[in-house]
Predicted 3D model of a 74-nucleotide RNA (transfer RNA) from uncultured Aeriscardovia sp. The coordinates come from a structure-prediction model, not an experiment, and the mean pLDDT is 80.

């Protein structure tokens, strides 16, 4: 410079055959339990699906641009 793969919650991931409200564990938070704390059970909050565009009634999902990481080749 050229293929190729990935970029979703604080972190580590799933979901990529277009429509179900965008999820799971960890971790945070509150509340139960405890002499307190863990741990445990019950609940919350947390998300521009990397950014912009564009196709469709409908997009994390297709296409197209641009950043980023990470291998190959030259």
């Nucleotide at each position: 410079g050229g293929g190729c793969u990935c970029g979703u919650a604080g972190c580590u991931c799933a979901g990529u055959g277009g429509a179900u409200c965008a999820g799971a564990g960890c971790g945070u938070c509150u509340g139960u339990c405890u002499c307190c704390g863990g741990a445990a059970c019950a609940g919350a909050a947390g998300g521009u699906c990397a950014u912009g565009g564009g196709u469709c009634c409908g997009a994390a999902u297709c296409c197209c641009a641009c950043c980023g990481a990470g291998c190959c080749c030259a």